A computed fold for an 83-nucleotide RNA from a Pseudomonadota bacterium, annotated as c-di-GMP-I riboswitch aptamer. Its mean pLDDT, the model's own confidence on a scale to 100, is 85.
RNA sequence: GCUGAUUCAAGGCAAACCCGUCGAAAGGCGGGGACGCAAAGCUUCCGGUCUACGGCGCAAGCCACGACAGCGGGGUCGCCAGC
Numbered sequence: 001g002c003u004g005a006u007u008c009a010a011g012g013c014a015a016a017c018c019c020g021u022c023g024a025a026a027g028g029c030g031g032g033g034a035c036g037c038a039a040a041g042c043u044u045c046c047g048g049u050c051u052a053c054g055g056c057g058c059a060a061g062c063c064a065c066g067a068c069a070g071c072g073g074g075g076u077c078g079c080c081a082g083c
Stems, first nucleotide, its partner, number of pairs: 001083004012037002017032006035070001041076003045073003048068003054063003
């Protein structure tokens, strides 16, 4: 550096759901819990998705400045094994 199809060690993370809590919501955080994950570590840079307090609108509705890194890509750091 490449690969992780198969497989080892040390281990790591933790979906749904439940409880608490913050939030208008999406969702976040803590505890329980494991569906899965070789980057399911970190990062909104690009695309995508979700939400709409508020703003705009007569209305239908539209809008991210909010959110998702466990939707994909990029960036960055990294364990083990094989070559």